The prediction has a mean pLDDT of 82. Predicted 3D model of a 79-nucleotide RNA (c-di-GMP-I-GGC riboswitch aptamer) from Candidatus Moduliflexus flocculans. Taxonomically the source falls in Candidatus Moduliflexus (Bacteria, Candidatus Moduliflexota, Candidatus Moduliflexia, Candidatus Moduliflexales). The RNAcentral record of the sequence draws on Rfam and Ribocentre.
[in-house]
């Protein structure tokens, strides 16, 4: 540099409740673990989703755990 079969420190945290902000999709704490080898990060390209407004559509948003694309790392194996 390549690869994540097997494991394994550590990290993370779905539905679900609680509590809080948002008109909403959703966030943010706390409980839970269904999962993740980037399920760190960033909305650039698709895509779902929301709220306005709209005759086509067009504005503003959310999702990084929907799929690619950028960077950045961890542990193993190859060696």
């Nucleotide at each position: 540099a390549g690869u994540g079969a097997a494991a394994a420190a550590g990290c993370u945290a779905a539905a679900c409740c609680c509590g809080u902000c948002g008109u909403g999709a959703g966030g943010c704490g706390g409980g839970g673990a269904c999962g993740g080898a980037a399920a760190g990060c960033c909305g650039c390209g698709g895509g779902u989703c929301u709220u306005c407004a709209u005759c086509g559509u067009g504005a503003a948003g959310a999702c990084a755990g929907c799929c690619g694309g950028g960077u950045u790392g961890c542990c193993a194996c190859c060696a």